[in-house]
Context: one part of a larger RNA
RNA sequence: UGACGGGGGCCUGCACAAGCGGUGGAGCAUGUGGUUUAAUUCGAAGCAACGCGCAGAACCUUACCAGCGUUUGACAUGGCAGGACGACUGGCAGAGAUGCCUUUCUUCCCUUCGGGGACCUGCACACAGGUGCUGCAUGGCUGUCGUCAGCUCGUGUCGUGAGAUGUUGGGUUAAGUCCCGCAACGAGCGCAACCCUCGCCUUUAGUUACCAUCAUUCAGUUGGGGACUCUAAAGGAACCGCCGGUGAUAAGCCGGAGGAAGGUGGGGAUGACGUCAAGUCCUCAUGGCCCUUACGCGCUGGGCUACACACGUGCUACAAUGGCGACUACAGUGGGCUGCGAACUCGCGAGGGUGAGCUAAUCUCCAAAAGUCGUCUCAGUUCGGAUUGUUCUCUGCAACUCGAGAGCAUGAAGGCGGAAUCGCUAGUAAUCGCGGAUCAGCAUGCCGCGGUGAAUACGUUCCCAGGCCUUGUACA
Numbered sequence: 001u002g003a004c005g006g007g008g009g010c011c012u013g014c015a016c017a018a019g020c021g022g023u024g025g026a027g028c029a030u031g032u033g034g035u036u037u038a039a040u041u042c043g044a045a046g047c048a049a050c051g052c053g054c055a056g057a058a059c060c061u062u063a064c065c066a067g068c069g070u071u072u073g074a075c076a077u078g079g080c081a082g083g084a085c086g087a088c089u090g091g092c093a094g095a096g097a098u099g100c101c102u103u104u105c106u107u108c109c110c111u112u113c114g115g116g117g118a119c120c121u122g123c124a125c126a127c128a129g130g131u132g133c134u135g136c137a138u139g140g141c142u143g144u145c146g147u148c149a150g151c152u153c154g155u156g157u158c159g160u161g162a163g164a165u166g167u168u169g170g171g172u173u174a175a176g177u178c179c180c181g182c183a184a185c186g187a188g189c190g191c192a193a194c195c196c197u198c199g200c201c202u203u204u205a206g207u208u209a210c211c212a213u214c215a216u217u218c219a220g221u222u223g224g225g226g227a228c229u230c231u232a233a234a235g236g237a238a239c240c241g242c243c244g245g246u247g248a249u250a251a252g253c254c255g256g257a258g259g260a261a262g263g264u265g266g267g268g269a270u271g272a273c274g275u276c277a278a279g280u281c282c283u284c285a286u287g288g289c290c291c292u293u294a295c296g297c298g299c300u301g302g303g304c305u306a307c308a309c310a311c312g313u314g315c316u317a318c319a320a321u322g323g324c325g326a327c328u329a330c331a332g333u334g335g336g337c338u339g340c341g342a343a344c345u346c347g348c349g350a351g352g353g354u355g356a357g358c359u360a361a362u363c364u365c366c367a368a369a370a371g372u373c374g375u376c377u378c379a380g381u382u383c384g385g386a387u388u389g390u391u392c393u394c395u396g397c398a399a400c401u402c403g404a405g406a407g408c409a410u411g412a413a414g415g416c417g418g419a420a421u422c423g424c425u426a427g428u429a430a431u432c433g434c435g436g437a438u439c440a441g442c443a444u445g446c447c448g449c450g451g452u453g454a455a456u457a458c459g460u461u462c463c464c465a466g467g468c469c470u471u472g473u474a475c476a
Base pairs, nucleotide, nucleotide: 001476002475003473004472005471007470008469009468010467011466012465013464015460016459019424020423021422022421023420026316027315028314029313030312031311032310033309034307035306042053043052064302065301066300067299068298069297070296073127077126078125079123080122081121082120083119086105087104090101091100092099093098108117109116110115129291130290132289133288134287138285139284140280141279142278143276145274150189151188152187153186154185155184156165157164158163169180170179171178195268196267197266198265200236201235202234203233204232205231206230210225211224214223215222239262242256243255244254245253246252318417322376323375324374325373326372327371334365335364336363339358340357344353345352346351383414388409389408390407391406392405393404394403430452431451432450433449434448435447436446
């Protein structure tokens, strides 16, 4: 100087407390461990691995296993020789890769007509290739402490020196934020602001959006309008600015007015010096090592989907604030060309047929909870839907291993869950549906969107984590 203390002081955080809802019990989904297996590819490991890489394993993916093939190779550059290559095919063998045979059509560019180039085949060699190893050789990227308020430097001063000072102290703040003081005076990286978005207003603009006034219609449908909504561009607006109190006449804090918004207005992007030899050689790049008729490459089938069990994360429930039936209203983000698909029609339904319109503020995907009426009356039930049987639908070359969905039948566990444990402070939690990426098909996951919409916070003694000062230390 740090680090540590079941030392002290001050302070902060959904850290506790006060509340609301969960997890831990059940069934299922998913990931992991373990076990099994020819293989169940590999990585991730307290927080910070475990719905993680995987924004989607039937083939492909695929790296794993078995078998069948191949060796200048699926891919790149270079040498020599030959030739078009290719397209339309067809046949045989085979699981296919591949091998053999075959029909028709047919050369491209430049040219000094010697040739050169592109492309294909063959030969030999340099080489290719490796998701093989090492993340403890690395780059890059990322997690974490933590959006915590810290981390440092120049000059000066003090100390023999390590170093200290500044950065400590008194106040204050979300903040090393600001004020005052001070052997310090300044500065840098962080904080804040500048950026995006939501909330108010103005101006500009008015189609595909809108409709108050005037006509018109089944209908903003048409004429018309530029007010309103909205769209999307530019501006304005908030600064403790004003008033009162308090404070040290400071920084600030408390209350009030005005205001759409008030003290950082809400949310996001933004992550200092560093820590964990943290993670990744399987995104990519790359040193070294290793393989080279194989640890490379192609293909078929299988596996990654196994199942006594254990754990994590979720979904659905256990019901009456509910289930079922009928009627009926209101969003936003986004997506759409071999795509979204209206309307009509067939089917109990998944879905099928036909197909308008739309490269989309124009057409389309497109709501549910809520509401009204009826019924059920506390029961393993008209709760719950697992499991199983069967008949179908769709995608796809192909749903056996191993897809999703529908109808009928079947109706399991489950009575609100031990010890323990998680999230959340407001348009939040809870609850309800919708969209998107990936994607032929497949979502309870992920990323977004809107609808309905709470309770509680006395307080900082305690648990956890962190910041500043100080103290002890046989630790570095």